The RNA shown here (transfer RNA) has 72 nucleotides and comes from a Fidelibacterota bacterium.

[in-house]
RNA sequence: GCCCUCGUAGUUCAAUGGAUAGAAUAGGUCUCUCCUAAAGACUAGAUACAGGUUCGAUUCCUGUCGAGGGCA
Numbered sequence: 001g002c003c004c005u006c007g008u009a010g011u012u013c014a015a016u017g018g019a020u021a022g023a024a025u026a027g028g029u030c031u032c033u034c035c036u037a038a039a040g041a042c043u044a045g046a047u048a049c050a051g052g053u054u055c056g057a058u059u060c061c062u063g064u065c066g067a068g069g070g071c072a
Base pairs, nucleotide, nucleotide: 001071002070003069004068005067006066007065010025011024012023013022018055027043028042029041030040031039048064049063050062051061052060
């Protein structure tokens, strides 16, 4: 320098055009308990960035940034 894959809650992963982006775990509040743990209920939390296509984009296209891998 070229090519490929990936980037989503604090963390690990779903959702491959139809919208209230879902789960586990971690966090907060409450219940229970003599206290703690466990258990149960409720609750807050995310699409790397900028454009484009589309009635509609996490998904498709382009560029940038970042991570990993391959070739030279």
Its mean pLDDT, the model's own confidence on a scale to 100, is 81. Rfam family: tRNA. By type it is a transfer RNA. Gene Ontology term of the family: triplet codon-amino acid adaptor activity. The source organism's lineage runs through Bacteria, Pseudomonadati and Fidelibacterota.